[in-house]
RNA sequence: AAAUUUAAUGGGCAAACUCACUGUGAAGUGAGGACGCAAAGUCAUGGAUCUGUUGUACGCAAUAGAUCGCCAGGCUGCUGAA
Numbered sequence: 001a002a003a004u005u006u007a008a009u010g011g012g013c014a015a016a017c018u019c020a021c022u023g024u025g026a027a028g029u030g031a032g033g034a035c036g037c038a039a040a041g042u043c044a045u046g047g048a049u050c051u052g053u054u055g056u057a058c059g060c061a062a063u064a065g066a067u068c069g070c071c072a073g074g075c076u077g078c079u080g081a082a
Stems, first nucleotide, its partner, number of pairs: 012037002017032006035069001041075003045072003048067008
């Protein structure tokens, strides 16, 4: 100096739920609140699940959306004991 890593330090994020607002809806945003998370940072790229509309031979199909704290993948970041 580099690699591996979660011991430690400094911290970070924020589930359910409540209130307000937006949306046909799934859901999202803000505030409160912490179940948890070593990427619970980011990207809707591939699956998966959910919602709307149309069609249907009622098996499903097409299309437009939602979810990254469902899984995988891409990109990026803090610390650095044994």
Predicted 3D model of an 82-nucleotide RNA (c-di-GMP-I riboswitch aptamer) from an uncultured Chloroflexota bacterium. Its mean pLDDT, the model's own confidence on a scale to 100, is 84. It was read from a public genome assembly, where an Rfam model found it.